[in-house]
RNA sequence: AAUAUUGAUAGAGGCGCGGGAGUCAUAAGUAUCCGUUCUGACCGUACAAGGCGGGAUGAUGACGGAAAAAGGGACAACCGCCGAAGAAUACGCAGCCUUGUAUGCGUCUGUCUGGUCGGUUCGUAAAUAACGGACCGAUUGUCACCGUCAAUUUACGGUGGAGAGCUGUCACUUGG
Numbered sequence: 001a002a003u004a005u006u007g008a009u010a011g012a013g014g015c016g017c018g019g020g021a022g023u024c025a026u027a028a029g030u031a032u033c034c035g036u037u038c039u040g041a042c043c044g045u046a047c048a049a050g051g052c053g054g055g056a057u058g059a060u061g062a063c064g065g066a067a068a069a070a071g072g073g074a075c076a077a078c079c080g081c082c083g084a085a086g087a088a089u090a091c092g093c094a095g096c097c098u099u100g101u102a103u104g105c106g107u108c109u110g111u112c113u114g115g116u117c118g119g120u121u122c123g124u125a126a127a128u129a130a131c132g133g134a135c136c137g138a139u140u141g142u143c144a145c146c147g148u149c150a151a152u153u154u155a156c157g158g159u160g161g162a163g164a165g166c167u168g169u170c171a172c173u174u175g176g
Stems, first nucleotide, its partner, number of pairs: 004173001006171006014082001016081004022075003032066005038061001042054003046101006085113003088109001090107005114140011142161007
């Protein structure tokens, strides 16, 4: 001084990611409760099977009165960060009980996804909001390869890969 291995440490991408609290609106005149000389046989988780309960001493619905909350969202700060984080399988819990499908919550696991935006579709949700999955497209950062200006750097263009990545510093190991 260079190549490669291992480890530590510090960083970059940008409408960057996430968290708890606060205020506001929405949820909603909804759930729920009460009443009725109204209706009249079903109801109890989204569906199915079986069960266990309630119900003509009135299920359910309608009308009238009273009347929430959670989740999700916006705002401006604060905190933790750059596999930040998200998803999926498996397992556990949940709504009257059991089983199954679906859904929600949680835990483990490098199984998948570099980030952001838009479109279609599925799911959650009150929702046309927002979020998540799949597919497609655009854009952006990073590295590798190829090409051009001009020899390096830089800049531009094209193709491809993935965060177990990339860049800087220090140390270890190997080789010259």
Molecule: Lysine riboswitch aptamer
Organism: Clostridiaceae bacterium